[in-house]
Bacterial RNase P class A from a Vicinamibacterales bacterium, 415 nucleotides, folded computationally. The gene name in the source record is rnpB. The coordinates come from a structure-prediction model, not an experiment, and the mean pLDDT is 76. Of the family's consensus pairs, 95% are formed in the model. It matches the Rfam family "Bacterial RNase P class A". By type it is a ribozyme. The sequence is in RNAcentral, with records from ENA.
RNA sequence: GCAGCGAGCCAGACGAUCGCCCUGAGGCGAAGCGCGAAAGCGCGGAGUCGAAGGGAGGAAAGUCCGAACUCCGCAGGGCAGUGCGCCGGAUAACGUCCGGUCGGGGCAACCCGAAGGAAAGUGGCACAGAAAACAUACCGCCCUGAGCGAGGCGCCCACGCGAGUGGACGCCGAGUCGAAGGGUAAGGGUGAAAAGGUGCGGUAAGAGCGCACCGCGCCGGUGGCAACAUCGGUGGCACGCAAAACCCCGCACGGAGCAAGACCAAAUAGGGGAGCAGACGGACCGGCCCGGUCCAAGCUCCCGGGUCGGUCGCUUGACUGCUUCAGCAAUGAAGCGGCUAGAGGAAUGAUCGUCGCGCCGCAGCGCCGCAAGGCGCGAAGGCGGACAGAAUUCGGCUUACGGCUCGCUGCGACU
Numbered sequence: 001g002c003a004g005c006g007a008g009c010c011a012g013a014c015g016a017u018c019g020c021c022c023u024g025a026g027g028c029g030a031a032g033c034g035c036g037a038a039a040g041c042g043c044g045g046a047g048u049c050g051a052a053g054g055g056a057g058g059a060a061a062g063u064c065c066g067a068a069c070u071c072c073g074c075a076g077g078g079c080a081g082u083g084c085g086c087c088g089g090a091u092a093a094c095g096u097c098c099g100g101u102c103g104g105g106g107c108a109a110c111c112c113g114a115a116g117g118a119a120a121g122u123g124g125c126a127c128a129g130a131a132a133a134c135a136u137a138c139c140g141c142c143c144u145g146a147g148c149g150a151g152g153c154g155c156c157c158a159c160g161c162g163a164g165u166g167g168a169c170g171c172c173g174a175g176u177c178g179a180a181g182g183g184u185a186a187g188g189g190u191g192a193a194a195a196g197g198u199g200c201g202g203u204a205a206g207a208g209c210g211c212a213c214c215g216c217g218c219c220g221g222u223g224g225c226a227a228c229a230u231c232g233g234u235g236g237c238a239c240g241c242a243a244a245a246c247c248c249c250g251c252a253c254g255g256a257g258c259a260a261g262a263c264c265a266a267a268u269a270g271g272g273g274a275g276c277a278g279a280c281g282g283a284c285c286g287g288c289c290c291g292g293u294c295c296a297a298g299c300u301c302c303c304g305g306g307u308c309g310g311u312c313g314c315u316u317g318a319c320u321g322c323u324u325c326a327g328c329a330a331u332g333a334a335g336c337g338g339c340u341a342g343a344g345g346a347a348u349g350a351u352c353g354u355c356g357c358g359c360c361g362c363a364g365c366g367c368c369g370c371a372a373g374g375c376g377c378g379a380a381g382g383c384g385g386a387c388a389g390a391a392u393u394c395g396g397c398u399u400a401c402g403g404c405u406c407g408c409u410g411c412g413a414c415u
Stems, first nucleotide, its partner, number of pairs: 001411010012355007020055004026049003032043004057387001061398002064396005069257004081253005086100005101115001102113004116248002121246002124241002138188002140184005147177001148175001151172004156167004196214006215237001216235008261312004271303006281295005319338008357384004364377005
């Protein structure tokens, strides 16, 4: 210098001007009430002015986990359902975090893992392939081998003067031949995956068939709280993959969420009750009238529920800074200090100046080079500053995103 790995930190600072939200000392002060003969005084506070103070994040985000808090439900037990799942620890709790184990990736720093059970049961493994799990055999290899059969020998017949030529029968018979039968699982081929691996022996060819090492199962010793590691013995090897298929085992789990919920409480309409009125209306008693009873409507008062609206919940909390102690760490304990939005559809902003940070960079300077040129610093000047906005509150996870610092690893160059 390049490439990478792991931690930590920051989220521009100051000033001026104009604005926004919340709290709000204090000033002025309407209605109304009391006193007074009155003037006026006191209480009262609608409203208004307003000193001063405070005002987003590391993720406020996604709303994915775990809790606090609130209301509803709940004798006890079970079924169903959902989630989690190596070991130990941390924590209010967690699917989070820390430290380990095992497995995987990377040369390494380091990173990743839903990591119980496939010898309880059911089912699955497309295509290809002989075969996808009670194993099997396409090619190949090996053994037997009906038969085919180059050729050789013997004997016979025909023809020929002869050398010989042709034919029938019998015997032998090479073989990159071979129907069929058997052995094998080394090798080839298929597949995501092929029935332990490598080597030696062995065999007709082969094979845990035998042996050594590795792997695996079982037993035991040692170390460790444990997961597990390691050593020894033993068994020729049984147990393919997948549980993010059903399932089995173990553990946990009631539901809804601050629009939870609690309190105060209009107008209008409606509900209940008491009283008045019972003139008018309806029903009943009655043949009719008087009269009586009941009802509806009416008036006055009271009660209770809901709505509009208001108040609380609401921000001091498993909070946070520093120091010390315990612990490898997560974290815990103690001491001293800090207060840091609380709106209720949502405020926290804009402009300018100075400084600071990063990048580019004219002139200039320095270094290398014979040169062309390259590299570095860089007054002036220019550009840039991301992701993103609290809504009851915490602990996590995930996602988005600009920069700085430190430590570590690999490679290259120089001294």